[in-house]
RNA sequence: GCCUCGGUGGCUCAGCCUGGUAGAGCACUACAUUGGUAAUGUAGAGGUCGCGAGUUCAAAUCUCGUCCGAGGCU
Numbered sequence: 001g002c003c004u005c006g007g008u009g010g011c012u013c014a015g016c017c018u019g020g021u022a023g024a025g026c027a028c029u030a031c032a033u034u035g036g037u038a039a040u041g042u043a044g045a046g047g048u049c050g051c052g053a054g055u056u057c058a059a060a061u062c063u064c065g066u067c068c069g070a071g072g073c074u
Base pairs, nucleotide, nucleotide: 001073002072003071004070005069006068007067010026011025012024013023020057028044029043030042031041032040050066051065052064053063054062
């Protein structure tokens, strides 16, 4: 230098191909339960979808550029 994959709540990831209200598990907070914890149940908070631009009525999703990480080729 070139190719491939990845970046989405605090953590681990799904969703992208086929554009249409951003989700799950764990963690966190409150309540219930207990003599008290743990466990369990219910509810809740938490996200500019790496960044910038373009296309579109509408972009996490499509296109281009760019940053970071992993692997490969030379």
Predicted 3D model of a 74-nucleotide RNA (transfer RNA) from a Candidatus Nanoarchaeia archaeon.
NCBI's taxonomy places the organism under Archaea, Nanobdellati, Nanobdellota, Candidatus Nanoarchaeia.